[in-house]
């Protein structure tokens, strides 16, 4: 300078006129005067919950979640660490208990997919039949059968772990060394998951995002909930916005987040207000000039463009998003 990674962060703001609305005060009156008026996602309606109202023991039966520790009002969110995958890195994913309770599947190929029974192939010691050639007899070579064998090929994502090495008629964990894998242990660090060193067994497919077991956890319904008046209904009023609030400074912690103080009050509609004009400037873009020149000053025009519009709240995820800025990390190139 390039490319890549990760998180934050505007997406408008001052003033002035007017329209609409809400709260407070005022008036004979919406008179008249002061403050306040849509999002980072309001979206979807996936999840957790305050709230209202039924239910209320306990269990079934459904549901959720699933590696450790931890935050939180709770959760499938959040943070850290552990392990396994991808990447060269930064870093990014993870439905991350159990296959020795059971039961179910592994297409197609291949001989054969776990009760895994051999198409080709290997062997001729035993057991028997035949031919040959010796020959006194034993015996010798070759071929069949009857067995023996899964060691070497073939196919597959995967063929009863792998490599020597002995052994055998040929061959196999048959033997033994040595690794793998899995169970149980010890020892050392760690708060644990879990690493790292030994040690003893067993001969050892794959799925559980199949069905299942196994641990923890869960009431039902929803602001169109539900209260109150008025009436024969249609209506009105509350609920309805002070919050598990917001900013900021200390402190504790790796951090999520807590806690002490300070300070502020930031929409409440209800056929559903929150809008229009002009002005400045600032953000970006185009021109056009200087200059100390990949930057900066002047002027001139355009101009807030994307993705959107609260309805009972709040804490998350998720989806969409023109233009911008900010800040850290990894490579690569060149230079000093």
């Nucleotide at each position: 300078g390039g490319g890549g990674c990760a998180a934050g962060u505007c997406g408008g703001a001052u003033g002035g006129c007017u329209a609409c609305u809400c709260u407070c005060a005022u008036u004979a009156a919406u008179u008249u005067g002061a403050g306040g008026g849509a999002g980072g996602a309001a979206a979807g309606u996936c999840c957790g919950g305050g709230c209202u109202g039924c239910a209320a023991c306990a269990a079934a039966a459904g549901g959720g979640u699933g590696g450790c520790c931890g935050a939180u009002a709770a959760c499938a969110u959040c943070g850290g660490c552990u392990g396994a995958g991808g990447g060269a890195a930064a870093c990014c994913u993870c439905a991350a208990g159990g296959a020795c309770a059971g039961u179910a599947c592994c297409a197609c190929a291949g001989a054969a997919a776990u009760g895994a029974c051999a198409c080709g192939g290997c062997c001729c010691a035993c057991u028997u039949c035949g031919a040959c050639a010796c020959u006194a007899a034993a015996g010798g070579u070759c071929g069949g059968a009857a067995g023996g064998c899964a060691a070497a090929g073939u196919u597959g994502a995967a063929a009863u772990u792998g490599u020597g090495a002995g052994g055998u008629a040929a061959g196999a964990g048959c033997u033994c060394a040595c690794a793998u894998u899995c169970u149980c242990u010890u020892a050392u660090g760690g708060a644990g998951a879990c690493a790292u060193a030994g040690g003893a067994g067993a001969c050892a497919g794959g799925c559980a995002a199949a069905c299942c077991c196994c641990a923890c956890c869960c009431g039902c319904a929803g602001c169109a909930a539900g209260g109150c008046g008025a009436u024969g209904a249609a209506c009105g009023c509350c609920g309805c916005u002070u919050g598990a609030g917001g900013u900021c400074a200390c402190a504790a912690g790796c951090a999520a987040u807590u806690g002490u103080g300070a300070u502020c009050c930031c929409a409440g509609a209800u056929a559903g207000a929150u809008g229009g004009c002009c002005a400045u400037a600032c953000c970006u873009g185009c021109c056009c000039g200087c200059c100390u020149a990949u930057g900066g000053c002047g002027g001139g025009c355009a101009a807030a463009g994307a993705c959107a519009g609260a309805a009972c709240c709040c804490g998350g995820c998720u989806u969409a998003c023109a233009g911008g800025c900010u800040u850290g990390c990894c490579c690569c190139c060149a230079c000093a």
Model confidence (mean pLDDT): 77 of 100. The RNA shown here (Bacterial RNase P class A) has 336 nucleotides and comes from a Candidatus Margulisiibacteriota bacterium. It matches the Rfam family "Bacterial RNase P class A". It is annotated as a ribozyme. It was read from a public genome assembly, where an Rfam model found it. Lineage of the source: Bacteria > Bacillati > Candidatus Margulisiibacteriota.